[in-house]
RNA sequence: GGGCUCUUAGUUAAGUGGUAUAAUAGGGGUCUCCAAAACCUCGGUCGGGGGUUCGAUUCCCUCAGGGCCCG
Repeated sequence: GGGCUCUUAGUUAAGUGGUAUAAUAGGGGUCUCCAAAACCUCGGUCGGGGGUUCGAUUCCCUCAGGGCCCG
């Protein structure tokens, strides 16, 4: 220098055009003599910018960062 791939909650991940989800972590509660476990409940997320579309986490471009391959 060229190609491919990934970026979603504190963490690990799902979600291929129509309400953003799960587990775990965190807060509160039930239970218990207390604690743990279990159960219930709450808050929190689409890397930045632009484009296409009635509508974008999703499609396109660009930038940033991580990984792999080629030279």
Record summary
This is a predicted structure of a 71-nucleotide RNA (transfer RNA) from Parcubacteria group bacterium M6-OD1-1. Rfam family: tRNA. Its family is annotated with triplet codon-amino acid adaptor activity in the Gene Ontology. About the family: Transfer RNA (tRNA) molecules are approximately 80 nucleotides in length. It is annotated as a transfer RNA. NCBI's taxonomy places the organism under Bacteria, Bacteria candidate phyla. The sequence was found in a public genome assembly. Model confidence (mean pLDDT): 84 of 100.